[in-house]
Context: one part of a larger RNA
RNA sequence: GGACGAACGCUGGUGGCGUGCCUAACACAUGCAAGUCGAGCGGGGGCUGCUUAAGUAGGUUUCUACGAGAGUGGCCCUAGCGGCGGACGGGUGAGUAACGCGUGAGCAACCAACCUUGUACUGGGGGAUAACAGCUGGAAACAGCUGCUAAUACCGCAUAAGACUACGGCACCGCAUGGUGCUGUAGUAAAAGGCGCGGAAGCGCUGGUACAAGACGGGCUCGCGUCCCAUUAGCUAGUUGGUGAGGUAACGGCUCACCAAGGCGACGAUGGGUAGCCGGCCUGAGAGGGUGUACGGCCACACUGGGACUGAGACACGGCCCAGACUCCUACGGGAGGCAGCAGUGGGGGAUAUUGCGCAAUGGGGGAAACCCUGACGCAGCGACGCCGCGUGAGCGAGGAAGGCCUUCGGGUCGUAAAGCUCUGUCCCUGGGGAAGAAGGUAUGACGGUACCUGGGGAGGAAGCCCCGGCUAACUACGUGCCAGCAGCCGCGGUAAUACGUAGGGGGCGAGCGUUGUCC
Numbered sequence: 001g002g003a004c005g006a007a008c009g010c011u012g013g014u015g016g017c018g019u020g021c022c023u024a025a026c027a028c029a030u031g032c033a034a035g036u037c038g039a040g041c042g043g044g045g046g047c048u049g050c051u052u053a054a055g056u057a058g059g060u061u062u063c064u065a066c067g068a069g070a071g072u073g074g075c076c077c078u079a080g081c082g083g084c085g086g087a088c089g090g091g092u093g094a095g096u097a098a099c100g101c102g103u104g105a106g107c108a109a110c111c112a113a114c115c116u117u118g119u120a121c122u123g124g125g126g127g128a129u130a131a132c133a134g135c136u137g138g139a140a141a142c143a144g145c146u147g148c149u150a151a152u153a154c155c156g157c158a159u160a161a162g163a164c165u166a167c168g169g170c171a172c173c174g175c176a177u178g179g180u181g182c183u184g185u186a187g188u189a190a191a192a193g194g195c196g197c198g199g200a201a202g203c204g205c206u207g208g209u210a211c212a213a214g215a216c217g218g219g220c221u222c223g224c225g226u227c228c229c230a231u232u233a234g235c236u237a238g239u240u241g242g243u244g245a246g247g248u249a250a251c252g253g254c255u256c257a258c259c260a261a262g263g264c265g266a267c268g269a270u271g272g273g274u275a276g277c278c279g280g281c282c283u284g285a286g287a288g289g290g291u292g293u294a295c296g297g298c299c300a301c302a303c304u305g306g307g308a309c310u311g312a313g314a315c316a317c318g319g320c321c322c323a324g325a326c327u328c329c330u331a332c333g334g335g336a337g338g339c340a341g342c343a344g345u346g347g348g349g350g351a352u353a354u355u356g357c358g359c360a361a362u363g364g365g366g367g368a369a370a371c372c373c374u375g376a377c378g379c380a381g382c383g384a385c386g387c388c389g390c391g392u393g394a395g396c397g398a399g400g401a402a403g404g405c406c407u408u409c410g411g412g413u414c415g416u417a418a419a420g421c422u423c424u425g426u427c428c429c430u431g432g433g434g435a436a437g438a439a440g441g442u443a444u445g446a447c448g449g450u451a452c453c454u455g456g457g458g459a460g461g462a463a464g465c466c467c468c469g470g471c472u473a474a475c476u477a478c479g480u481g482c483c484a485g486c487a488g489c490c491g492c493g494g495u496a497a498u499a500c501g502u503a504g505g506g507g508g509c510g511a512g513c514g515u516u517g518u519c520c
Stems, first nucleotide, its partner, number of pairs: 001520004006516005013390006019383002021348001026346003030343003035084003040081002043078010055066004091301003100226008110218002115214008123157001125155002132147006163188011193206005227273003234264003239261008276298004280291004303324005326337004354380001356379003362376001363374004393423004403414004427461001428457006437447001464509005469490003475504005485492002
């Protein structure tokens, strides 16, 4: 000198864009943050249309009005079964020195829901169970028994182009195990319907099953790189390898039985400390050094520890189970909870924001769609925290006013500075108009009556901070008298202090200026 997620002191007009718990991965009141589909299914409720009708009233042969109940349609709401989503998005950096990350390769050892393409199918049956009804237990959370019922829920059967398994044959190829294609025999596994039109047949849309390919996404392996301490020198029993088995989507000591005795280490094993890694960011001419906030990629975690279930995908932040600590409810038997989501509270701290608006846009989930949900996101609010822009006025104005300070008392200086005169209108106040962002013809804007345009008003409301001994740009007076004090280093102060304090003047930067901390 530059830089900062800064803080502190003094000061503070405005706009745009960014940015804001670095500390206690401390504890959390309250609200919201993941739902959706009735075009998968049976119910329940509400409104309403039609048919029938016990009966009631008038009337009494007929008829008229009302109408419990039953049947059948339409619309709406929905707890439950079922499907898809809750593995994304959002947060945090505790742990991790590791194939965690970065980079480059490999899988002849793998998976893959939704999406795209292609091929072949979607036949025929069965048994349950929520809801519901009745009953029971419990303070509650909730649970049990009996009975009924549906499905795109569940289970057999049929069919099998293709797929898989076992045993064979042929061809080609490679990278060691081997791979690919064709083929024979035997065996194994499928499916679901819904909606619209129609009198029906049927047609259309959408789904379902199998296989192949693609795309997106993941899993695993390897080379190289990745902080400090040797005042850490030896470490290791599933340890190292083999055989066999189990397990996995898959290789593997991943797990197990048996066998062998190996494996790692001064090219730093093991142990200890510290730390998420990177693209980047800061600095520097560069080499390098430092750093990892915001944005983007990867990883890890979700009160602490452990575990699996479901699923295409999790060992799952707002799922489950167990244990623990803590908090809450309780009828004392037993239950409920997890902000490192967005706000917000207490606490810690030098220090870090609103319990805001909206789904209008972008994106995501569900749905055929309408649409619903979305604290992702888009915006607004607060903070000079940062960067950038603008303003606090412009021109003229000397008898150089008054006043301050200095003075050799002549004067000098603040100083065209002020006043005064003439103007301007950025910001500001006020009136009028008023967006783009909206896609696709209509409709649809939180921001927002914002930006912007235009008329009017009036210099009015808007300057400070640090420094002036040398380094280092800027000097005098008074006060003080090794006192009070200053100070980054050298050093100032003991009676003329340009170094302390105040004043005048000056220098620097300017809505900031200094100080402190940290890095280069």

The part of an RNA shown here (small-subunit ribosomal RNA, 5' domain) has 520 nucleotides and comes from Caldicoprobacter oshimai DSM 21659. The sequence was found in a public genome assembly. Its Rfam family is "Bacterial small subunit ribosomal RNA". Rfam links the family to the GO terms structural constituent of ribosome and ribosome. Lineage of the source: Bacteria > Bacillati > Bacillota > Caldicoprobacterales > Caldicoprobacter oshimai. The coordinates come from a structure-prediction model, not an experiment, and the mean pLDDT is 85.